Predicted 3D model of a 73-nucleotide RNA (transfer RNA) from Hungateiclostridiaceae bacterium KB18. Model confidence (mean pLDDT): 80 of 100. The source organism's lineage runs through Bacteria, Bacillati, Bacillota, Clostridia and Oscillospiraceae. Rfam family: tRNA.

This record gives sequence, C1' cells and structure tokens, in this order.
RNA sequence: GGGCUCGUGGCUCAGCUGGGAGAGCGCCGCGUUCGCAACGCGGAGGUCGAGGGUUCGAUCCCCUUCGGGUCCA
Repeated sequence: GGGCUCGUGGCUCAGCUGGGAGAGCGCCGCGUUCGCAACGCGGAGGUCGAGGGUUCGAUCCCCUUCGGGUCCA
C1' cells in the first nucleotide's frame, strides 16, 4: 500500500427485505427477608465510530474518513 471483517446503552451482543432502537448482565428504586443474597415488579441510561449523499423515511443502500482484528505484498 491492497483485500476481507468488526464498531449499536457501563460490559457482551441481536436487529429478518429500508419504516417500533432492543436483549442478557450491570446500575437505581420498590416488594419479599430480622438483615444479606436470590427472586418478583418498575425505572434511568443511546449523536447506532465520524462526515456527506440517495430516499417520504437510513443501524441497514452509496461515497469519504477514523479506530480494532485478520490475510496478501
């Protein structure tokens, strides 16, 4: 330098063919208990790596770009 792949709540990840942004764990509150844990219920938390484009509408399609992994040189 080139190819492929990954980037989504604090962490690990899902998201089917473009239309609702989600799960588990963690965090906060309440219930249960003498108390803790476990369990049950509720809640907060996201510029979907960044910028631009297409579209009525983009996590998803196109272009550029940043970072990680991997292969080739």